[in-house]
Context: one part of a larger RNA
RNA sequence: UUGGGCGUAAAGCGCGCGCAGGCGGAUGAGAAAGUCAGGUGUGAAAUCUCGGGGCUUAACCCCGAAAUUGCGCCUGAAACUGUUUAUCUAGAAUAUUGGAGGGGAUAGGGGAAUUUCUCAUGUAGGGGUAAAAUCCGUAGAUAUGAGAAGGAACACCGGAGGCGAAGGCGCCUAUCUGGCCAAUUAUUGACGCUGAGGCGCGAAAGCGUGGGGAGCAAACAGGAUUAGAUACCCUGGUAGUCCACGCCGUAAACGAUGAGUACUAGUUAUGGGGGGUAUAUUGACUCCCUCUGUGACGCAGCUAACGCUUUAAGUACUCCGCCUGGGAAGUACGGUCGCAAGACUAAAACUC
Numbered sequence: 001u002u003g004g005g006c007g008u009a010a011a012g013c014g015c016g017c018g019c020a021g022g023c024g025g026a027u028g029a030g031a032a033a034g035u036c037a038g039g040u041g042u043g044a045a046a047u048c049u050c051g052g053g054g055c056u057u058a059a060c061c062c063c064g065a066a067a068u069u070g071c072g073c074c075u076g077a078a079a080c081u082g083u084u085u086a087u088c089u090a091g092a093a094u095a096u097u098g099g100a101g102g103g104g105a106u107a108g109g110g111g112a113a114u115u116u117c118u119c120a121u122g123u124a125g126g127g128g129u130a131a132a133a134u135c136c137g138u139a140g141a142u143a144u145g146a147g148a149a150g151g152a153a154c155a156c157c158g159g160a161g162g163c164g165a166a167g168g169c170g171c172c173u174a175u176c177u178g179g180c181c182a183a184u185u186a187u188u189g190a191c192g193c194u195g196a197g198g199c200g201c202g203a204a205a206g207c208g209u210g211g212g213g214a215g216c217a218a219a220c221a222g223g224a225u226u227a228g229a230u231a232c233c234c235u236g237g238u239a240g241u242c243c244a245c246g247c248c249g250u251a252a253a254c255g256a257u258g259a260g261u262a263c264u265a266g267u268u269a270u271g272g273g274g275g276g277u278a279u280a281u282u283g284a285c286u287c288c289c290u291c292u293g294u295g296a297c298g299c300a301g302c303u304a305a306c307g308c309u310u311u312a313a314g315u316a317c318u319c320c321g322c323c324u325g326g327g328a329a330g331u332a333c334g335g336u337c338g339c340a341a342g343a344c345u346a347a348a349a350c351u352c
Base pairs, nucleotide, nucleotide: 003324004323005322006321007306008305012320014201015200016199017198021194022193023192025088026087027086028085029084030083033081034080035077036076037075038074039073040072041071042070049065050064051063052062053061054060091191092188093187094186095185096183097182098181099180103177104176105175106174107173108172109171110154115149116148117147118146119145120144121143125136126135162169163168206247207246208245209244210243211242215241216240220236221235222234223233258319259318260317261316262315263314266297267296268295269294270293271292272291273290274289275288276287278286301308302307325352326351327350334345335344336343337342
């Protein structure tokens, strides 16, 4: 392993693309592989089951039937699945016209602030804390003004708001570029869904080479606190944080909720489109309808409860992944990958 499950009890791969495989819309016709029906051959005997019989009975033995759920062949059926063929437009895709957006990449530019330096004004403190001290300052600090350099991040707008598959994305402009939404017709005609392996993307930290280094800041040093203080607090401060290229491949990578499709009361807020109605007309606003996203509440239903509730954890189907008592252990060993750190795969003894 059947079964039952996977929001929080064990359990949804971090996220995509996609080969194989699995599954797959409507109508007609054909053939008949699956399927179904009838027939036939075979399915050794013994055993088992049933009906009889023989040993005084039973075990045992004998006879007959049934069974042998299977396989082959022949004939037939055609609803369903598959298949061939023809057609269709509700799925999917394309075209056209518009639209919103911190989606991505590259280049250029901007101002506020911090720091350092120069010059000027100016004089004895500054800084820091619960309080202090280390620390900076008469070699002129702090403060104030002017100028320069350099790096990093972009206040307000900013929203429970937007975009992205996820990670994530926020100053301005330009170029290149991905996806999404609406409207109307038109086109193709099932071209679809999922997806083991595989391939790609993937925060932070970390690693390699070369740059860069303002602020912050592991490590480290000093000052405090304390019984001690390898901490919390303070003064400093190096990797790192930033850039380019290359690795790493992990996170409470979380909605702790895989993807897709269909169906199942409402109320309310808000983002983006389209249409309509009335007010004095255009516009704005309000209201109504509709498509699409994001939130709050809530019926039925579900749930162990908490709660979920058209963005389902409801009702169903398809495909994938995963779980099977706690510890030992996401460890050992082996293998693959990696420069390393380590990652992935993944036990057992023993123990409760």